[in-house]
Context: one part of a larger RNA
RNA sequence: CACCGCCCGUCACACCAUGGGAGUGGGUUUCUCCAGAAGUAGCUAGUCCAACCACAAGGGGGACGGUUACCCCCGAGUGCAUCAUGACUGGGGUGAAGUCGUGACAAGGUACCGGUAGGGGAACCUGCGGCUCCCUUCCUU
Repeated sequence: CACCGCCCGUCACACCAUGGGAGUGGGUUUCUCCAGAAGUAGCUAGUCCAACCACAAGGGGGACGGUUACCCCCGAGUGCAUCAUGACUGGGGUGAAGUCGUGACAAGGUACCGGUAGGGGAACCUGCGGCUCCCUUCCUU
């Protein structure tokens, strides 16, 4: 270029990723509570003690024990985000030659489109408003 053109959607088949989802499992973490070893610090009725002092009685000082505070692990409850999985379910993408129609492109044979509402296997149809649309000439780019 080609109307023996172009082109729209459902359905069927195959594959891919993805949303929702009663839930299930994993690890991370917030807050509250319980409990709190050892250690450190405070207090200290008890028990004990070689260095120093001593008038030889003790004193000073110290150790152990007791108790309180802080606090790891463990445990209970609660909340946030996150990862994987999940019956079922929603649309999306891709795929030489599948099915059904023929919605759009020529006023595409009911002009198309947009808003809204109802309806319908699907493209779509219908109601009420809206914008534009054939052809010719001219202008601007």

A computed fold for a 141-nucleotide part of an RNA from Pseudomonas sp., annotated as small-subunit ribosomal RNA, 3' minor domain. Model confidence (mean pLDDT): 81 of 100.